SAM riboswitch aptamer (S box leader), 85 nucleotides, folded computationally. It was read from a public genome assembly, where an Rfam model found it. Its Rfam family is "SAM riboswitch aptamer (S box leader)". Rfam describes the family as follows. The SAM riboswitch is found upstream of a number of genes which code for proteins involved in methionine or cysteine biosynthesis in Gram-positive bacteria.
RNA sequence: CUUUUAUCAAGAGCGGCGGAGGGACAGGCCCUGUGAAGCCCGACAACCUGCAUUUUGUAAGGUGUCAAUUCCUGACAGAUAAAUG
Repeated sequence: CUUUUAUCAAGAGCGGCGGAGGGACAGGCCCUGUGAAGCCCGACAACCUGCAUUUUGUAAGGUGUCAAUUCCUGACAGAUAAAUG
């Protein structure tokens, strides 16, 4: 990257470094020097695994996530997990 299945109205920072962008795309509407992205730490618990007293809990391992319903509308759209060639 292809294909399949599932999920996307719940949840999560008053931290450190950093120093101007960010919310996929188009249009809108927003966030941001009262500090964006990114990195670290912390947190959450959706999927797989583990463990337990197994309708559930836990948060140890692999991913993921932590403004706004996937922010809203649109499309043959996007994101994530597990599998697949």